Overview: Predicted 3D model of an 88-nucleotide RNA (c-di-GMP-I riboswitch aptamer) from a Rhodocyclaceae bacterium. Taxonomically the source falls in Rhodocyclaceae (Bacteria, Pseudomonadati, Pseudomonadota, Rhodocyclales). It matches the Rfam family "c-di-GMP-I riboswitch aptamer". Its family is annotated with cyclic-di-GMP binding in the Gene Ontology. The sequence was found by an Rfam model in a public genome assembly.
RNA sequence: ACUCGAAAAGGGCAAACCCGACCGAAAGGCGGGGGCGCAAAGUCACCGGUCUAAGGGACUUCGGUUCUAGGACAGCGGGAUUGCCGAG
Numbered sequence: 001a002c003u004c005g006a007a008a009a010g011g012g013c014a015a016a017c018c019c020g021a022c023c024g025a026a027a028g029g030c031g032g033g034g035g036c037g038c039a040a041a042g043u044c045a046c047c048g049g050u051c052u053a054a055g056g057g058a059c060u061u062c063g064g065u066u067c068u069a070g071g072a073c074a075g076c077g078g079g080a081u082u083g084c085c086g087a088g
Base pairs, nucleotide, nucleotide: 002088003087004086005085012038013037017033018032019031020030022029023028036075042081043080044079046078047077048076049073050072051071055068056067057066058065059064
């Protein structure tokens, strides 16, 4: 440097769900509990995908309908990048 994660050590993260007299229009996020899982479940929305639609556009029987990401998801896949321990 590359490949790998069978065993070992120290650990790390934290799904569903519950709570918040927290943020947000929502999706979602954040904090506490919880622990399904994870060797990048660290980081980055670059590509595909998914969710939401405040604002904006179109339509409207004025009730609303519909399109739209510059909002989100990195624990959907790919990619980029950094990194612990161990084995070869």